[in-house]
Context: one part of a larger RNA
């Protein structure tokens, strides 16, 4: 986008599809069964780990180009001081959110059905024997379910609830945005409003601003001051913008 059902919204069912279902070591049973010895179990119980996969960011580490500080050269704000531009983000030390892995958590279990090789029961043809010819069992990391996800284009187009049927349900356009995103779509909202910005507070980051005072010839130090500044986080607050408005849409034939 389309079909069917009179038009919708919400919640489901699950035909079908996809994924996953992996492996090792150690302890114990037990130096037991077995074996002359050497050696050395099945079954069962327990504990670690590898690779793989998914989710996540509390911890660790990385990034963090409109965060903070230090610092070099030069130009500028008349000068001092304080700042700004440029130099790979100038360089250096840190770093919130987000994103990420080397970090964290979780997963494979178990069980059932039908079977393979194989092992059997009953049993004739063939008075015996025979797992097979009739019939009935057991039996695998395999197979089908069970687990996770998608899923009604499943055209056999499913189900339930609610709303609406012209006083029109609902959807869209438009707008504010996003854990969503190339566009679209999706999701949160649109004044009966916390959607984004601003503002207030706060977590967190940086690490004690400027000015002034004091000490020192000065560089500088100390005090005011765990200051000042601050992006994405959290809580709040209608100050700004989501205003206003428009379009489509279901009788019958």
């Nucleotide at each position: 986008c389309a079909c069917a059902u009179c038009g919708a919204a919400u919640a489901c069912u699950g035909a079908c599809g996809a994924g996953a279902c992996c492996c090792u070591u150690c302890c114990u049973u037990a130096g037991u069964a077995c074996g002359a010895g050497a050696g050395g179990a099945c079954c069962g119980g327990g504990a670690a780990g590898g690779a793989c996969a998914a989710a996540c960011c509390u911890c660790u580490c990385g990034u963090g180009u409109a965060c903070c500080a230090g610092u070099u050269g030069u130009c500028c704000u008349g000068c001092c001081a304080a700042g700004g531009g440029c130099a790979c983000c100038g360089c250096u030390g840190g770093g919130u959110a987000g994103c990420g892995a080397a970090g964290u958590u979780u997963g494979g279990u178990u069980c059932g059905g039908a079977u393979a090789a194989g092992c059997g029961c009953u049993g004739a043809a063939a008075g015996c024997a025979u797992c097979u010819a009739a019939g009935c069992g057991c039996g695998a990391a395999g197979u089908c379910g069970a687990c996770u996800c998608g899923a009604a284009g499943a055209u056999u187009a499913g189900u339930a609830u609610u709303c609406a049927c012209a006083u029109g349900a609902g959807a869209c356009c438009c707008c504010u945005g996003g854990g969503a995103g190339a566009c679209u779509a999706c999701c949160a909202g649109g004044u009966u409003g916390a959607u984004a910005g601003g503002c207030g507070g706060u977590a967190g980051g940086u690490g004690u601003a400027a000015g002034c005072a004091c000490a020192g010839u000065a560089a500088u130090g100390u005090g005011u001051u765990a200051a000042g500044c601050c992006g994405a986080g959290c809580c709040g607050u209608a100050c700004u913008a989501a205003u206003a408005g428009g379009u489509c849409c279901a009788a019958u034939u």